[in-house]
c-di-GMP-I-GGC riboswitch aptamer from Nitrospiraceae bacterium UBA6898, 76 nucleotides, folded computationally.
């Protein structure tokens, strides 16, 4: 450094359910806990999505790609 264990210690929370924000995809907080080794961050690129004004704006980083940080450690 690859690599990722029937290790240990934290971590995140699909989906659901309250409750608020938004027009809308959606998004923030409590619960439960499907699942994650980058499921940490940021819409570059490509994907899907949503749109009152129709050519732009927006959503999703738990869809893939890439960038960028970054916990632990046994075999190899």
């Nucleotide at each position: 450094u690859c690599c990722g264990a029937u290790a240990a210690a934290g971590c995140c929370a699909a989906c659901u359910u309250c409750u608020c924000c938004g027009a809308g995809a959606g998004g923030a907080g409590g619960g439960g806990g499907c699942g994650g080794a980058a499921a940490g961050c940021g819409g570059c690129g490509g994907a899907u999505c949503u749109u009152a004004c129709a050519a732009g704006a927006g959503a999703u980083g738990g869809c893939c790609g890439a960038g960028c940080u970054g916990c632990c450690g046994a075999a190899g």
Source information: It matches the Rfam family "c-di-GMP-I-GGC riboswitch aptamer". Its family is annotated with cyclic-di-GMP binding in the Gene Ontology. Lineage of the source: Bacteria > Pseudomonadati > Nitrospirota > Nitrospirales > Nitrospiraceae.